[in-house]
Context: one part of a larger RNA
């Protein structure tokens, strides 16, 4: 993991609402007695009156109006009147309090009692979970330290005082050679420890070991037995170390089912409705909780409601706009100010003057959440028409029980804050949470569409060459890049582009263009200066004339300077469009990522891309059509049960409400069984469903139906718990 069993809203009191029953201005009885679901007991609770801290006072003697249901009348058979329970409105009255005005709390009689379920309170309070905390105990055979008595420590080296002899010295002492045998001394076994491989070992040999090195090895050594000291306490050469595999306070038991606003899991079934992620808080509150606000589930009222739509009528200071106030703020101007400040003139010092800041006004421009002379749209309000919903009861109003106070997304709209973000933070509508199905290659939110159940059709959104239902339709362009086949998220920007299509300017053109060929392309002159030259062509300076069809004092090569070639210009051929700008279509470039690789794939080109139109078809659970169920609401019947409507009922998480199914055991009722009970294994059939009947086989002895009544009543979950596997 998987199978079996075993597991989680209990009980008691009190309080509160609803349902059911009893009896009512009254209800019930507690102990407790008994001949025990009877029945006796009325001590006692609640109710019958409030207000007030108290003192104390002390309620509509059946007012008046609206009006629903119902009754009655009428008569047009659906109105109308009328009376009108309950209902509202208004006025009265009790009381406190106030000078008072007005405020509070109550008043025109329902309650009590009992079973049942909803829910709160107090208790373990649905079920497991803590780290902890307190109390008493129990431990120093493990390890700390102390204390008594014992034991152990191979071998080898060094070579200190001392002390002996020889030598020196004046002496105090000194050297040299022997001897001696010190040391928290030195090398190195048992010992004893545990450096380094950061070796093996890592379901080990092992809850700390192995193997190699390695440190110590007459000391503060190492060790046995006895003994002592402990739990906020001991020992400690201190590491928060050790105190028995448990130490920043040890185990055991008990307080205990500690508390846990926190994870997690919490067991049958159909039905009907369905939410919030928001405002508040004067909560040590931001994982939470309490009020509201959205949900449901009973009642009550009785007539209108409404983020619909058009139209009238209203407040507004917002987007906008402006520059009239308030403030900012560039530039200029003024015979303009001036009590300062900086530069200059001037002066023995001043004065006095010019100028700059600065102040004012004025001109011209640009602004402003906290400026406005103005001033929308959308919203908002309020009345009216119309639509839509409502007597199958909307609106509101009372109750019961909640959940929820973590929200998200949008190529929907308006804001702000941010370079932005799948960002933060409002506001509004959708949607997803809580929404299946179609489409979007796959995809919480896009895009069609809100799914009771079968069957048939038609359509939406996207689609129609194969995978793939369904035109390799039609028309007239366009792209050549496999551009592209991608709405969005899946990028592709400025800039480039004599790719190419298209709209247009403005010019040349049968008096021959544009382009191409072929000829011409002269003289004065070598223009002048400059230069070693400078002859169109290094440079300066000027740029004339004249021949001609035309031809620069020279476009570009070239040469040391010349030479030479070539262009302008103009002729000749040749014959029909040819240039220039300026807009736009589709392309190309700009264009770089990590395993090989994505239009969803194949594949595609007068497409199966693009742009523009047209007709057909394919396609959801949408829509129609026919059939059932279900649930509502009336109606019919003692009851089962029927029948009618239902275009505006039948997706659903948290949630609430509603009917069941099934387990054991009890009461009662009625049965069953050796001609074969339960149980177990296989099939068939009935129910929307939990679930049941029945049939065959094995089993061999107990099983059960209607009605009611108790509960240790339903398992896939809890790193649940016990077995087996």
């Nucleotide at each position: 993991g998987c199978c079996a069993g075993g597991g989680a809203g209990u009980u008691u009191a009190u309080c509160u609402g609803a349902g059911u029953g009893g009896u009512g201005a009254g209800a019930c009885c507690a102990a407790g007695g008994u001949g025990a679901u009877a029945u006796c007991u009325a001590a006692g609770u609640c109710u019958u009156a409030g207000g007030g801290a108290a003192a104390c006072c002390a309620a509509u003697c059946a007012g008046u109006c609206c009006g629903c249901a119902a009754c009655a009348u009428g008569c047009u058979u659906g109105c109308a009147u009328g009376u009108g329970a309950g209902g509202g409105a208004c006025g009265a009255c009790g009381u406190c309090u106030g000078a008072a005005a007005g405020g509070g709390c109550g008043u025109g009689a329902a309650a009590u009692c009992a079973c049942u379920c909803g829910g709160a309170u107090a208790a373990g309070a649905u079920g497991c979970g803590a780290a902890a905390g307190g109390a008493g105990a129990c431990g120093a055979u493990c390890u700390a330290a102390g204390c008594g008595u014992g034991g152990c420590c191979a071998g080898g080296u060094u070579g200190a005082a001392g002390c002996c002899g020889c030598g020196g010295g004046a002496a105090a002492c000194c050297g040299c050679g022997g001897u001696g045998g010190a040391g928290g001394a030195c090398c190195g076994a048992a010992g004893g420890g545990g450096u380094u491989c950061u070796g093996a070992u890592a379901u080990g040999c092992a809850a700390c070991u192995c193997g190699a090195u390695c440190c110590u090895c007459u000391g503060a050594g190492c060790u046995g037995c006895g003994u002592u000291u402990a739990g906020g306490a001991g020992u400690c050469a201190a590491a928060g170390g050790c105190u028995a595999a448990u130490c920043g306070a040890g185990u055991c038991u008990c307080c205990u089912g500690a508390u846990a606003g926190c994870a997690c899991a919490u067991u049958a079934a159909a039905g009907u409705c369905a939410a919030a992620g928001u405002g508040g808080a004067g909560c040590c509150g931001c994982a939470g909780u309490c009020c509201a606000g959205c949900g449901u589930u009973g009642g009550g009222c009785g007539a209108a409601u409404a983020g619909g739509a058009u139209c009238u009528g209203a407040a507004g200071g917002u987007a906008g706009a402006g520059u009239a106030c308030a403030g900012a703020c560039a530039a200029u101007g003024u015979c303009g100010g001036a009590a300062u400040g900086g530069g200059g003139a001037g002066u023995g010092a001043a004065a006095u003057c010019c100028u700059c800041a600065c102040c004012a006004c004025a001109u011209c421009a640009u602004c402003u959440a906290a400026c406005u002379c103005c001033g929308a749209a959308u919203g908002u309000c309020a009345g009216a028409u119309c639509u839509a919903u409502g007597u199958a009861g909307a609106c509101c109003c009372c109750u019961g029980c909640a959940g929820u106070c973590g929200g998200g997304c949008g190529g929907g709209u308006c804001g702000c804050c941010g370079u932005a973000a799948g960002g933060g933070u409002g506001a509004u509508c959708g949607c997803c949470g809580c929404g299946a199905a179609g489409c979007g290659a796959a995809u919480a939110a896009g895009c069609u569409a809100g799914a009771u159940u079968u069957g048939g059709g038609u359509u939406a959104a996207g689609g129609g060459c194969c995978c793939u239902a369904a035109a390799u339709g039609u028309c007239a362009g366009u792209u050549a890049a496999g551009u592209g086949u991608a709405a969005a998220a899946a990028u592709g920007a400025a800039g480039g582009g004599c790719g190419u299509c298209g709209u247009a300017u403005c010019g040349c053109u049968a008096a021959g263009a544009c382009a191409a060929u072929g000829g011409c392309a002269u003289g004065g002159u070598a223009a002048g200066c400059u230069u070693a030259g400078a002859a169109a062509c290094a440079g300066c300076u000027a740029u004339c004339c004249a021949u001609u069809a035309a031809a620069a004092a020279g476009u570009a090569c070239g040469u040391a300077c010349u030479a030479g070639u070539u262009u302008a210009a103009c002729c000749a051929u040749c014959g029909a469009g040819c240039g220039u700008u300026a807009c736009g279509g589709c392309c190309c470039u700009g264009a770089a990522a990590a395993u090989g690789g994505a239009c969803g794939g194949g594949a595609c080109u007068a497409a199966a891309a693009c742009u523009g139109a047209c007709u057909c078809c394919c396609g959801a659970u949408a829509c129609c059509c026919a059939a059932a169920g279900g649930c509502a609401u009336a109606c019919c019947g003692c009851a089962a049960g029927g029948u009618a409507u239902g275009a505006u009922c039948c997706g659903g998480u948290a949630g609430a409400c509603u009917u069941u199914c099934g387990a054991u055991c009890a009461g009662u009722u009625a049965g069953g069984g050796g001609u074969g009970a339960a149980g177990c294994a296989g099939g068939u059939u009935g129910g929307u469903g939990a679930u049941a009947a029945c049939c065959u086989g094995u089993g061999g002895a107990c099983c059960u139906u209607g009605c009611u009544g108790a509960u240790g009543u339903g398992c896939a979950g809890a790193u649940c718990c016990u077995g087996g596997u």